[in-house]
Molecule: SAM riboswitch aptamer (S box leader)
Organism: Oceanobacillus jeddahensis
RNA sequence: UCUUAUUAAGAGUGGUGGAGGGAAUAGGCCCUGCGAAACCCGGCAACCUGAAAAAUCAGGUGCUACAUCCUACAGCAACAUUGUCUGAAAGAUAAGA
Numbered sequence: 001u002c003u004u005a006u007u008a009a010g011a012g013u014g015g016u017g018g019a020g021g022g023a024a025u026a027g028g029c030c031c032u033g034c035g036a037a038a039c040c041c042g043g044c045a046a047c048c049u050g051a052a053a054a055a056u057c058a059g060g061u062g063c064u065a066c067a068u069c070c071u072a073c074a075g076c077a078a079c080a081u082u083g084u085c086u087g088a089a090a091g092a093u094a095a096g097a
Base pairs, nucleotide, nucleotide: 001097002096003095004094005093006092007091012041014040015039016038020031021030022029025072026071027070028069042064043063044062046061047060048059049058050057051056068090073087074086075085076083077082
């Protein structure tokens, strides 16, 4: 980089740290010194591997505020400029090449 699958559930009263964070562009909105990011511990359980009759266990990644935080593109609907709607696009995770 390509392909396939999943993506509205689940998961902290912790320690270190010390100002940012929520993918990109844009517009919003939200979290944060009642401690952001990051790391450790804990936890959750999506995929793969192994063992087992099975429940389950172990390992490899992953995840651990708000629907992938919402929207943008197209369609549909409409009480009229909106949507607990549909499909893409893009992202994230896993496996394979």